Model confidence (mean pLDDT): 82 of 100. The part of an RNA shown here (large-subunit ribosomal RNA, domain II) has 725 nucleotides and comes from a Candidatus Kariarchaeaceae archaeon. NCBI's taxonomy places the organism under Archaea, Promethearchaeati, Candidatus Kariarchaeota, Candidatus Kariarchaeales, Candidatus Kariarchaeaceae.

[in-house]
Context: one part of a larger RNA
RNA sequence: GCCAGGGAGUUUAUCAGAGUGGUGAGACCAAGGUAAUAUCUAAGUCUUAGGGAAACCAAUCAGUCCGCAACAUGCUUGCAUGUGAGGGACAACGUCUGAAAGGGCGUGAAAUCACUCGGGUAAGAUGCGAAAGGAGACGAUCUACGCGUGGCCAGGCUGAAGCCGUGGGAAACCGCGGUGGAGGGCCGAAAGGUUACUGAUAUACAACUCGUUCCUCUGAGCUGCGUGUAGGAGUCAAAGGCUAAUCGAGUCUCCUGAUAGCACAUUAAAAUCGAAGUGGAGCCGCAGUCCAGCGUUGGGCGAGUAGGAUCUGAAGGUAGAGUACAGACAGUGUCGGAAUGGGGAGUGAAAUCCUCGCCGCAUCAUCUAACUCCGAAUGUCAGAUCUACGUAGACCCCAGCAGUCGGGCGGAUCGCCGUAAGGGUGAUCGCCGCGAAGCGAAUAAGCUAGAUUUGGGUUAAGGGCCCUAAAUGUCAAUUAAGUGUAAAAAUGAAGGGCGUCGUAUCGCUAAGACAAUGGCAUGGUAAGCUUAGAAACAGCUAUCCAAUAAUAAGUACGUACUAGUUUAACCAUCGAGCGAUACGGCCCUGAAAAUGGACGGGGCUAAAAUUGACUCCCGAUACCCAAAGGCAUAUCACUAGAUAUGAUCCGGUAGAUUUUCGACCAGUUAGGAGCGAAGCAGGUUGGUGAUGACCUGUGGACCUUUCUGGUGUGCAGAUCCUGGU
Numbered sequence: 001g002c003c004a005g006g007g008a009g010u011u012u013a014u015c016a017g018a019g020u021g022g023u024g025a026g027a028c029c030a031a032g033g034u035a036a037u038a039u040c041u042a043a044g045u046c047u048u049a050g051g052g053a054a055a056c057c058a059a060u061c062a063g064u065c066c067g068c069a070a071c072a073u074g075c076u077u078g079c080a081u082g083u084g085a086g087g088g089a090c091a092a093c094g095u096c097u098g099a100a101a102g103g104g105c106g107u108g109a110a111a112u113c114a115c116u117c118g119g120g121u122a123a124g125a126u127g128c129g130a131a132a133g134g135a136g137a138c139g140a141u142c143u144a145c146g147c148g149u150g151g152c153c154a155g156g157c158u159g160a161a162g163c164c165g166u167g168g169g170a171a172a173c174c175g176c177g178g179u180g181g182a183g184g185g186c187c188g189a190a191a192g193g194u195u196a197c198u199g200a201u202a203u204a205c206a207a208c209u210c211g212u213u214c215c216u217c218u219g220a221g222c223u224g225c226g227u228g229u230a231g232g233a234g235u236c237a238a239a240g241g242c243u244a245a246u247c248g249a250g251u252c253u254c255c256u257g258a259u260a261g262c263a264c265a266u267u268a269a270a271a272u273c274g275a276a277g278u279g280g281a282g283c284c285g286c287a288g289u290c291c292a293g294c295g296u297u298g299g300g301c302g303a304g305u306a307g308g309a310u311c312u313g314a315a316g317g318u319a320g321a322g323u324a325c326a327g328a329c330a331g332u333g334u335c336g337g338a339a340u341g342g343g344g345a346g347u348g349a350a351a352u353c354c355u356c357g358c359c360g361c362a363u364c365a366u367c368u369a370a371c372u373c374c375g376a377a378u379g380u381c382a383g384a385u386c387u388a389c390g391u392a393g394a395c396c397c398c399a400g401c402a403g404u405c406g407g408g409c410g411g412a413u414c415g416c417c418g419u420a421a422g423g424g425u426g427a428u429c430g431c432c433g434c435g436a437a438g439c440g441a442a443u444a445a446g447c448u449a450g451a452u453u454u455g456g457g458u459u460a461a462g463g464g465c466c467c468u469a470a471a472u473g474u475c476a477a478u479u480a481a482g483u484g485u486a487a488a489a490a491u492g493a494a495g496g497g498c499g500u501c502g503u504a505u506c507g508c509u510a511a512g513a514c515a516a517u518g519g520c521a522u523g524g525u526a527a528g529c530u531u532a533g534a535a536a537c538a539g540c541u542a543u544c545c546a547a548u549a550a551u552a553a554g555u556a557c558g559u560a561c562u563a564g565u566u567u568a569a570c571c572a573u574c575g576a577g578c579g580a581u582a583c584g585g586c587c588c589u590g591a592a593a594a595u596g597g598a599c600g601g602g603g604c605u606a607a608a609a610u611u612g613a614c615u616c617c618c619g620a621u622a623c624c625c626a627a628a629g630g631c632a633u634a635u636c637a638c639u640a641g642a643u644a645u646g647a648u649c650c651g652g653u654a655g656a657u658u659u660u661c662g663a664c665c666a667g668u669u670a671g672g673a674g675c676g677a678a679g680c681a682g683g684u685u686g687g688u689g690a691u692g693a694c695c696u697g698u699g700g701a702c703c704u705u706u707c708u709g710g711u712g713u714g715c716a717g718a719u720c721c722u723g724g725u
Base pairs, nucleotide, nucleotide: 001725002724003723004722005721006720011123012122013121014120015119017117018116019115020114021113022112023111026046027045028044032040050057051056060091063090064089065088066087070083071082072081073080074079075078092107093106094105095104096103097102126265127264129262133255134254135253136252137251138250144229145228146227147226148225149224150223151222152221153219155187156186157185158183162179163178164177165176166175167174168173191216192215193214196212197211199210200209231247233243234242235241268660269659270658271657272656273655278292279291280290281289283288293404294403295401296400297399298398299397300396304389305388306387308386309385310384311383312382313381314380320374321372322371326368327367328366331363332362333361334360336359337358341356342355343354344353345352407432408431409430411429412428413427414426415425416424417423437448438447439446452628453627454626455625456624457623458622462618463617464616465602466601467600471615473614474613475612476611477610478609484604485603495589496588497587499586500585501584502583503582504581505580506579507578508577516573517572518571519570522546523545524544527541528540529539552567556565557564629650630649631646632645633644634643635642636641661714663711664710665709666708667707670704671703672702679698680697681696682695683694684693685692686691
């Protein structure tokens, strides 16, 4: 893991509520008695009057209006009129308060008892789960330390004091040779320990072992037996170590089902509706709870209701705009101002003068969430009309039961904060949450579209070369970059391009353009100045005249200066378009990331790319058609049910409500069974489903139906429990 069995909203009391039933201005019994669930018993409880702290006082014999249902009458048979229970409004009354006005709570009779159900509260209170806290016992056969009494430490090495001998010395004493056998001495077995390999082992031989290596080994040594000290206590050469595999407070039992706003789990089906992640808390509240909001169910009332549209009216100070006020603010001007600003001139010192700065004013500019002479749209409020919904009962009111209080969005529009962010925080709407299906390669929120069931058809978004359903469709153009083949989320910028296509304007051109090729490219003069030189061509100034078809006091190369080459300009050859500017389309560049690689892939180039136009087709649970089921409503039947209608009903988490299936037991009703019960296995079949029925085999003795009642009543989950495998 799997299988079987077990496994979680229960019981009692009480509170208010709903349903059913009994009695009803009354209702019921409790303890007790009794064989009894028959029956007896009226102690008591609730109700029949309230107000007030209390003293105390004490309510409409229904007065008026509106008006639903119902009834009656009338007729144009779906309307009108009348009465009008219940209902609503006013008035009146009781009492308290108050000087009063006013205000609070009450008043025109419905309760009570039992049972059942959904909830609250108290109890373990749906189940399992702490770490802890308290009390009392039991432990020192492990281990820590102490005490008593015993035991053990191969062998070897070193050689202290003392003593003896001898030598020296005046002596004190010293040297040498022996002897001797000291030491928390040395090496090293047993014994004890456990340094390193960070070796082996790693569901192990072992809940700490094995191997090699290593430390100590006459001492603060090791060790047997006996004995003492313990739980806020012991013991400790001290590590919070150890106190029986348990220690920053042992173990066991009890308090104890501690408490847990937390985690996990919580067992059959179908039908109807269907949320919230917001506001407040005078909640130590932020993983929670309470009130409101939003959901659901039942009841009451009886006519309007509405995030809709249009029109009319009203309030407003935002966007924008502006500079009239307030504030800010660059430049300029100044004939303004000052108790004492800085610098300079001046002087014995001053006066005085100049300049910069400050305050103010003027002018021309620029601004503002806390400026406004102005001022929208949208939105809001009121009214009217329309529309939608509503007597098949809306809106509203009352009552029962909830859940929600972590929301999210590469969605649309609009704010604020932030350089920005798959950022933060808001508003209105939509979507996901709680929403399937088709499309987007895959993809909570994008596009299409809101799925009762079955079958058929048509479309939507999106697509039509192959994977892959449908056009290798038509017309026109662009792109050569595989650009692209991406609606977005999931970029490709500024800048640049004599890439190419287009639009517009202007200019030159058969009196010959543009390009190309050939030729000419002179003289005054080497212009003047400068300079060593300066001759078109280092630099400065000027830039004339003549001849000519044309030729610069010179465009570039070159020379020390010259020379030489070249260009402008002109001629000839040639023979038809050429040039400039501005704007636009596609394309290129700008363009860098880590294994080789992604338009979904293959692949695609007069496309299967891009732009424009057209025709056809494919394609959803959408729409249409047919049939069926449920639900709602109406009518008819009334114990079953039948018929009709539903464009405007049938997606759904939390959740509310309703109706059912199955298990066991009891009562009741009706049955089955050795001519084969239950159980088991296989098959057939009914029901939307939980589940039911039948047949065959096996089996060998009990089993089921109807209507009720009662539960220890339904399992896949809880690292669930027990057993098996």
Description: It matches the Rfam family "Archaeal large subunit ribosomal RNA".